[in-house]
RNA sequence: AGCCCUGUAGCUCAGUGAUUAGAGCACUCACCUCUCAAGUGAGAGACCUCGGUUUGAUUCCCGGCAGGGCGA
Numbered sequence: 001a002g003c004c005c006u007g008u009a010g011c012u013c014a015g016u017g018a019u020u021a022g023a024g025c026a027c028u029c030a031c032c033u034c035u036c037a038a039g040u041g042a043g044a045g046a047c048c049u050c051g052g053u054u055u056g057a058u059u060c061c062c063g064g065c066a067g068g069g070c071g072a
Stems, first nucleotide, its partner, number of pairs: 002070006010025004018055001027043005048064002051061002
């Protein structure tokens, strides 16, 4: 070179052609406490990128980028 897998929140991961894209930890605020932690409640935060198919794409397809693996 070539082949395969992966890319979703700060981190680890779900998930689906249309309905508010979720969970745990982390973060912010409030309650509680003399204070901290723990606990309870609330909140903010994400679909790698360029095109294509489609009435509709985070999901399907092509290219690119990044990471991992196989391989001479």
RNAcentral holds the sequence, with entries from Rfam. A computed fold for a 72-nucleotide RNA from Callorhinchus milii, annotated as transfer RNA. The coordinates come from a structure-prediction model, not an experiment, and the mean pLDDT is 81. Rfam family: tRNA.